[in-house]
RNA sequence: GGGCUCUUAGCGCAACGGUAGCGCGUCCGCUUUGCAGGCGGAAGGUUGCGGGUUCAAAUCCCGCAGAGUCCA
Repeated sequence: GGGCUCUUAGCGCAACGGUAGCGCGUCCGCUUUGCAGGCGGAAGGUUGCGGGUUCAAAUCCCGCAGAGUCCA
């Protein structure tokens, strides 16, 4: 320098172009003398950044940045 993959909640990951979810974690409640565990609930997201296409974009297209991997 070039090819490919990835970037979404605190962490790990889902999500046919049409309401952004799951697990863990955090917080609250119930259960306990108390803790752990169990059960119920809640908060938490400018979907890496900028533009384009579209009635509508996490999703498609272009550029940029970062990470991984392969080639030279």